About this RNA
The part of an RNA shown here (small-subunit ribosomal RNA, central domain) has 350 nucleotides and comes from an uncultured Alphaproteobacteria bacterium.
[in-house]
Context: one part of a larger RNA
RNA sequence: CUGGGCGUAAAGCGUGUGUAGGCGGAUUCGCAAGUCGGGUGUGAAAUCCCGGGGCUUAACCCCGGAAUUGCAUUCGAAACUGCGUGUCUCGAGGAUGAUAGAGGAUAGCGGAACUCCGAGUGUAGAGGUGGAAUUCGUAGAUAUUCGGAAGAACAUCAGUGGCGAAAGCGGCUAUCUGGAUCAUUUCUGACGCUGAGAUACGAAAGCAUGGGGAGCAAACAGGAUUAGAUACCCUGGUAGUCCAUGCUGUAAACGAUGAGGGCUAGUUGUUGGGAUCCUUCGGGAGUUCAGUGACUAAGCUAACGCGUUAAGCCCUCCGCCUGGGGAGUACGGUCGCAAGAUUAAAACUU
Numbered sequence: 001c002u003g004g005g006c007g008u009a010a011a012g013c014g015u016g017u018g019u020a021g022g023c024g025g026a027u028u029c030g031c032a033a034g035u036c037g038g039g040u041g042u043g044a045a046a047u048c049c050c051g052g053g054g055c056u057u058a059a060c061c062c063c064g065g066a067a068u069u070g071c072a073u074u075c076g077a078a079a080c081u082g083c084g085u086g087u088c089u090c091g092a093g094g095a096u097g098a099u100a101g102a103g104g105a106u107a108g109c110g111g112a113a114c115u116c117c118g119a120g121u122g123u124a125g126a127g128g129u130g131g132a133a134u135u136c137g138u139a140g141a142u143a144u145u146c147g148g149a150a151g152a153a154c155a156u157c158a159g160u161g162g163c164g165a166a167a168g169c170g171g172c173u174a175u176c177u178g179g180a181u182c183a184u185u186u187c188u189g190a191c192g193c194u195g196a197g198a199u200a201c202g203a204a205a206g207c208a209u210g211g212g213g214a215g216c217a218a219a220c221a222g223g224a225u226u227a228g229a230u231a232c233c234c235u236g237g238u239a240g241u242c243c244a245u246g247c248u249g250u251a252a253a254c255g256a257u258g259a260g261g262g263c264u265a266g267u268u269g270u271u272g273g274g275a276u277c278c279u280u281c282g283g284g285a286g287u288u289c290a291g292u293g294a295c296u297a298a299g300c301u302a303a304c305g306c307g308u309u310a311a312g313c314c315c316u317c318c319g320c321c322u323g324g325g326g327a328g329u330a331c332g333g334u335c336g337c338a339a340g341a342u343u344a345a346a347a348c349u350u
Base pairs, nucleotide, nucleotide: 004321005320006319007304008303012318014201015200016199017198021194022193023192025088026087027086029084030083031082033081034080035077036076037075038074039073040072041071042070049065050064051063052062053061054060091191092188093187094186095184096183097182098181099180103177104176105175106174107173108172109171110154115149116148117147118146119145120144121143125136126135162169163168206247207246208245209244210243211242215241216240220236221235222234223233258317259316260315261314262313263312266295267294268293269292270291271290272289273288274287276285277284278283299306300305323350324349325348332343333342334341335340
């Protein structure tokens, strides 16, 4: 460079925003860079190919032609791409009016439960287990009633329900704030898609500093079990889990399925809107957008399965794969306080 691929066989970056680049709706006129056609010049000779000729033939040699797919220049064409110009509205966006939502941030508030503390009642056990023991308790436990403190999490509602780019988001209220959907078809007039680098966000664990610490609980201690038991079970228990600020940048970060657009049968749930019809005003019927599920035509697939939320039929752009092991390792670079992350081989072996 070309080819074939990426749900599960190797392969979709964890997810956005976006630079360069690539690609890009309908239509008018023009230009002629790409594109297409003609002319001219050049494209050495030999070689190769074709037609002849010369050595008795061949190899070999000679003559002529063709070819030299290229480059330059010139004349022309204008469908397509490009460039310029004018116009358009279906892509995209704005306006107006509605709607739903655990979307985000900050502050305040609430009740239940657990634990601890104080007080009352009360007495010998309580815990725990397969069975026990460690453990707690006559210095009054467990149980029960009242009061207080503190921290964390928000039962029911709750739903293959909702929102968010993903990570993720669930008590209530207020303030600030992002996005989405529907309707009108009023406005702008291609303003679009993707996106190497770059940049932002990014569960849990972990790290730094300062707080906080109820419950839970790595490590650790003890009791059991066992041949042993550095475990599973039990009693304790520190980091941590929580908050603020900063770092880390990884996950089976999964739909193991990149983003955007177009096209291609249906059936049945559910969420949010719209207009229409019916209504016993509870609602119902068919319909149309946007989401979210189940089942399936065609088609696809190695099969499993996917199937208008495609893994079907196509277009654009990016990322990635190329036998197993060695190895996501070594070395070097970059980043990090560290842990480590990222980029990423080879020998050798099979």
The prediction has a mean pLDDT of 88.